[in-house]
Context: one part of a larger RNA
């Protein structure tokens, strides 16, 4: 000193973020009592009050009750057992949660409400079988919201979702197959050939190939409606009322509609400690109340609420060691001693101090100082201590989780085609078969479909078996028009309709597949399951398979860039001109200015050949003017050039004209730029062209910008390969086109976000704190003096300006540290500076006195308690001589809190579709034994020339205050109000040091009293446990709030300042020599240490000195030291006495019925304190030592 505890005087929350923690009270025993407000049940044990023991006696419903008595400070006497109350917030209660940082407003919750699910449910689980749901059946079962009860729940269907619809549009596989594309027999064509034939060429039938339009073709998406207790959302501007101020009103723009009702500076208010009012002495908090609500609001439920709550907020009793401000005491460490015996840590150790200095804060470098060697017990300022490869930052083409209207995929759903799969009707469509009908120009008997044969053909009656013949009768054949001519046969076209057959869709139906259910019957003793039989259902539908389309964070895989005076937000990124840039070129910055992503084509802004000069300012001329057109001169490049800027430009590159298309094509020497790739120049050659009479000139524009690599794939062009040949798909070569690939050298055809649940890997190369360097900002200061100051610049203030200091602010910079320098505020302890609050010395005043103002000196000591708030700060209340300013890692966390700020949790306003954000608000969080150096105490060596005792102080260190009153003096001063300097004295405050006589406090081995219980056989006595059980007193010690003392005074050098005397400078001058006053400050005087003061000092005794070890001890003490004594002795117990405390013991007697009383007896008892007393124990001895 720590930890757990015990008591405390006087105050009583004055601590502190908070009454944390601690204390108290009442103790579900009786009796009395009991508000508000309430859902009538509570609230309630509300609150508040009285009683509690032993004894005897009476009643008794055997629970108790009364009466009369006795001790005690105290009777639920220990020990166990609610504090309470007011007013507010949120949850409606009971309940659950983050095992081990968060018990809550959060979760559930009765109860409401939406919405799904008709049984083979809906939903969840599985690949499936199968299972739950549920052996239930809508009073049922899943989901979402909400969140007891009470009033209540407003507007808005445009977005977005859900549901409903089915006309129209667009839409997949399939089906359907106009139409192309290869090849191609036969076939033409050209050349050679006399010909058979060869070569080359064109077209091009089936087949077989590769594609492929019209039509069909679902959902789905558009469309139309519905829907909020579905995601949501729910204005702005101007003007008006007879005082102002308001604005019932009024206009006006925009929506899908513009916030109703309640609330309302709130868990939600930025601004803001908002105003007012209530509580306080004083109230950022807390209630009531007002509202222009930064940014409430109606089941993401709004308002209220009785009762509940280890919740949160304000407040009040009571009551306390939370404090004012600490003391004592008890156990347990801690410290000696004996036993056993770790850990982190560790470049090295021979490890001071201040200044500097330096990778920017040094035990280790440099100066200078200090300092004998070694331990011991404490204390934590340092060792940018120790731990943990910083969790905050930032970076990483990391990482994982998470959201979604990123990107792609996938499960699930869900569409429609095919199969599994069959029958039969009805209707539409289509295609084909058949069958009947259809067809008007004119002219022509007439309604001539069309080609082609073709002289006969049809009906009636009669004969006959019939074939056939005779009779009738009609058409035709000729003729006539006319393109075409009829009779009748054949094949066929065109529109219609039937009727058969396929096919396709659409409805019904049937049963047999195929599904589920009942009976039965076997496996079988089986409510499963499989097989067989009845049987009743549905039924080609589902089911399932693939092939397709559509939803589809359900789930999964990624992406989500760089630069940046941290990082984010902002801005920027290719190209092009100027500056910057330092006279060659080149040169950076989130330097400082502009552009660009083209334009021009046959009537050119090209090319060529001619020609021409603009512009401004003067002066002349008709209408004519500032300005039209024409003449003269000067400047000289300013004018103009499509387009920015610069650099060009008159022989012009500027401007006009005429002819034109070189805005060619192959090729290039030779260069500039450059990593590369790119990019720019171009002499000459050949082809082909234009203009110019030619010489010539011309491969676009006065020049510099007008831009995109490589893959792809499509287009044209091609003497290019062409998988056995041929052909040919396909590829290749060259031309051009397709990227705001704009983040512009273009990672992909396709890409957002959140992480406070987070994670790894690196960074002081990169941010917050803190040092360091800067000093814009601050902060102080000097100079100038325009002006305020009735006058006057400087009594005081001082614009506009100059020039320094300082390192407290905010900032700049990114230099140490990121293998960790732990961050505001308080406490607790400080220490420096002075640019002084205050006390102390002067100087000026616009100083009559007092009491200011203002400057000099001056750092000695002092600089206060309270309300609020997390605060520092500030504002307040009450005081003060005064309530100073910074500096120390914004001083101090290996001291201490931990209210803030800044991890997980929850809510509320805002943002955001969302995950989650918010210099907005409410809760919440580890640890350390101390090696080094540094304080602070105590020892041991050695030295000091043996040893004792006493000193001496170089040196160091503490101390150093202040007010009030009075006397001078109601003097001086002043009209008066008022009111003093100097100098004297008192008595205080605060702060310190001793101390225990008083006073109060503790006082756990002193006395006494008492409850429960056990013991000691019982009574009586006396003991143990209960926190020393509680209690009620207390002595030494130790201690304060107690009681004493203390700061003075006074001497010496001085500061600012004030003088003598006195020159330089015959004058003045406090100065230059001289010489003085003159401050709480400066150096003594004053207390303390102090010869390691190695400069180791004096003094005085002894010197066969003196010390130690051991033993008794306590006025000392952690151990050691000290101090006292050790038989020639009162050091320690012990004994008798004495002070003190406690309060009349036990036993005996005596009195009462008993509990208790009384006497003996101021009794017994008694720690530590005085004295006396050798009874015990200090024996006996050993060791250094001149």
């Nucleotide at each position: 000193c720590c930890c757990u505890c015990g008591u405390u005087a006087a105050g009583g929350a004055a601590c502190u973020c908070u009454g944390c923690a601690a204390a108290a009270a009442a103790g579900c025993a009786u009796g009395c009592g009991u508000a508000a407000c309430u859902u009538c049940g509570g609230a309630a044990u509300a609150a508040g009050c009285a009683u509690u023991g032993c004894u005897c006696c009476a009643a008794u419903u055997u629970g108790u009750u009364g009466g009369a008595g006795c001790c005690g400070c105290a009777g639920c006497a220990a020990a166990c057992g609610a504090u309470c109350u007011c007013a507010a917030g949120c949850g409606a209660c009971u309940g659950u949660u983050u095992a081990a940082c968060a018990a809550a407003a959060a979760c559930a919750c009765a109860g409401g409400u939406c919405u799904c699910u008709g049984c083979u449910a809906a939903g969840c689980c599985g690949c499936a079988a199968g299972g739950c749901a549920a052996u239930g059946u809508a009073u049922a079962g899943g989901g979402g919201c909400u969140g007891a009860u009470g009033c209540c729940u407003g507007g808005c269907c445009a977005g977005u979702g859900u549901c409903a619809g089915a006309a129209c549009g667009u839409u997949a596989a399939g089906g359907g197959g106009a139409g192309g594309g290869g090849u191609c027999a036969u076939c033409c064509c050209g050349u050679a050939g006399c010909a058979a034939u060869a070569c080359g060429g064109g077209g091009g039938c089936a087949g077989c190939u590769c594609u492929g339009a019209a039509c069909u073709g679902a959902a789905g998406c558009g469309c139309u409606g519905a829907u909020g207790a579905a995601c949501g959302c729910c204005g702005g501007c101007g003007a008006u009322a007879a005082c102002u101020a308001u604005a019932a009103u009024c206009g006006u723009c925009c929506u899908a509609a513009g916030g109703u009702a309640g609330c309302g500076a709130a868990a939600u208010a930025c601004c803001u400690u908002g105003u007012c009012g209530u509580g306080u002495g004083a109230g950022u908090u807390a209630c009531g109340a007002c509202g222009c609500g930064c940014a409430c609001g109606a089941a993401u439920g709004g308002c209220a609420u009785a009762a509940c709550g280890a919740c949160u907020u304000g407040a009040g009793a009571a009551c306390u060691c939370u404090c004012u401000c600490a003391a004592c005491g008890a156990g347990g460490g801690a410290c000696u001693c004996g036993g056993c015996g770790a850990a982190a840590u560790u470049g090295c150790a021979a490890g001071g101090g201040a200044g500097g200095u330096g990778a920017a804060g040094a035990u280790g470098c440099c100066u200078c100082c200090u300092a004998c060697c070694c331990g011991u017990g404490g204390u934590u300022a340092g060792a940018c201590g120790a731990a943990a490869a910083g969790a905050c930052c930032c970076c990483g083409u990391g990482a994982a989780g998470c959201u979604u209207u990123a990107c792609u995929a996938c499960a699930a759903c869900u569409u429609g085609g095919u199969a599994u799969u069959g029958g039969a009707u009805u209707a539409a469509a289509a295609a084909u078969u058949u069958c009947u009908a259809u067809g008007u120009u004119c002219a022509g008997u007439g309604u001539a479909g069309g080609u082609g044969g073709g002289a006969g053909c049809g009906c009636c009656a009669u004969a006959g078996c019939a074939a056939u013949a005779u009779g009738g009768u009609g058409c035709g054949c000729c003729g006539a028009u006319g393109a075409g001519a009829c009779a009748c046969c054949a094949c066929c076209c065109u529109u219609a309709g039937g009727u058969a057959u396929u096919u396709u869709u659409a409805a019904u139906u049937c049963u047999a597949a195929c599904c589920a259910c009942c009976c039965u019957u076997a496996g079988u003793u089986a409510u499963c399951c499989u097989a067989g039989g009845g049987g009743a259902g549905g039924g080609a539908c589902a089911g399932u398979a693939u092939c397709u389309g559509g939803u589809g964070g359900g789930u999964a895989g990624u992406u989500u860039g760089a630069c940046u005076g941290g990082g984010g937000c902002g801005g920027u990124g290719g190209c092009c001109u100027c500056c910057u840039a330092a006279a060659a070129u080149g040169u950076a910055a989130c330097g400082g200015a502009g552009g660009c992503g083209u334009u021009u084509a046959c009537a050119a802004a090209g090319g060529u050949a001619a020609g021409c000069u603009u512009a401004g300012c003067u002066c002349c001329a008709a209408u004519g003017g500032a300005a039209a057109c024409g003449g003269a001169g000067c400047u000289g490049g300013a004018c103009g050039u499509g387009u920015a800027a610069u650099g060009g430009c008159a022989c012009a590159a500027g401007c006009u004209u005429g002819c034109u298309u070189u805005a060619c094509u192959g090729c290039a020497a030779g260069u500039c730029c450059u990593a590369c790739a790119a990019g720019a120049c171009g002499c000459g050659c050949a082809g082909u062209c234009c203009c110019g009479a030619a010489a010539g000139g011309g491969g676009a524009a006065c020049a510099u910008a007008g831009u995109g690599a490589u893959c792809c794939g499509a287009c044209g062009a091609u003497c290019c390969a062409a998988u056995a040949u041929a052909g040919g798909a396909u590829g290749g070569u060259c031309g051009a086109a397709g990227c705001u690939c704009a983040a512009c050298g273009a990672a992909u055809a396709a890409a957002a976000g959140c992480u406070a649940c987070u994670c790894c890997g690196g960074g002081g190369a990169u941010a917050a704190c803190a040092g360091g360097c800067u000093g814009a900002u601050c902060a102080g200061g000097u100079c100038c003096a325009a002006g305020a100051g009735u006058c006057c610049a400087u009594a005081u203030c001082g614009a506009c300006g100059a020039c320094c200091u300082g390192g407290u602010u905010u900032g700049g910079c990114a230099c140490c540290u990121c293998g960790a320098u732990g961050u505001c505020g308080g406490c607790u302890c400080a220490u420096c500076g002075c640019a002084u609050c205050c006390u102390g010395g002067g100087g000026g005043u616009g100083a009559a006195g007092a009491a200011g103002c203002u400057c000099c000196c001056a750092a000695u000591g002092g600089u206060u308690u309270g309300g609020c708030u997390g605060u520092u700060c500030g504002c307040c209340a009450a005081u003060u001589a005064a309530a100073g300013c910074g500096g120390u890692a914004c001083g101090c966390g290996a001291g201490c809190u931990g209210g803030g700020u800044u991890c997980a949790g929850a809510a509320c306003g805002u943002c955001g579709c969302g995950a989650g954000a918010c210099a907005g608000c409410g809760g919440u969080c580890u640890c350390c034994u101390a090696u080094c150096u540094a304080c602070c105490a105590c020892g041991g060596g050695c030295g000091c020339g043996g040893a004792a005792a006493u000193u001496u102080g170089a040196g160091a260190a503490g101390g150093c205050u202040c007010a009030u009153c009075c006397c001078u003096a109601g003097u001086a001063c002043g009209a008066g109000a008022g009111g003093a300097c100097c100098g004297g004295g008192a008595u205080g405050a605060a702060c310190a040091a001793a101390c225990c006589u008083c006073u109060g406090g503790u006082u756990u081995a002193u006395c006494g009293g008492u409850u429960g219980u056990g013991a000691u056989a019982c009574c009586a006595a006396u003991u143990g446990c209960a926190g020393u059980g509680c209690c009620g007193a207390g002595u030494a010690g130790c201690c304060a709030u107690g009681u004493u003392u203390g700061g003075u005074a006074c001497g010496g050098a001085u500061a600012a300042c004030c003088g003598c005397u006195g020159a330089a400078a015959g004058c003045a001058u406090a100065u230059a020599a001289g010489c003085g006053g003159g401050a709480a400050g400066c150096c003594g005087u004053c207390u303390u240490c102090a010869a390691g003061a190695u400069u180791a000092a004096a003094u005085u005794u002894c010197a066969u000195a003196g010390a130690u070890c051991c033993c008794c001890a306590c006025u000392a003490g952690a151990c050691g030291a000290g101090u006292g004594g050790g038989u020639u002795g009162a050091u320690a117990g012990g004994u008798u006495c004495c002070a003190g405390g406690u309060g009349u013991a036990a036993g005996g007697c005596c009195c009462g019925c008993a509990a208790g009383g009384g006497u003996u007896u101021a009794a017994g008892c008694c720690g530590a304190g005085g004295a006396a007393u050798a009874c015990u124990a200090a024996u006996u001895g050993a060791u250094c030592g001149u």
Source information:
A computed fold for a 1186-nucleotide part of an RNA from Candidatus Magasanikbacteria bacterium GW2011_GWA2_42_32, annotated as large-subunit ribosomal RNA, half B. It matches the Rfam family "Bacterial large subunit ribosomal RNA". Its family is annotated with ribosome and structural constituent of ribosome in the Gene Ontology. Model confidence (mean pLDDT): 83 of 100. The source organism's lineage runs through Bacteria, Bacteria candidate phyla and Candidatus Magasanikiibacteriota.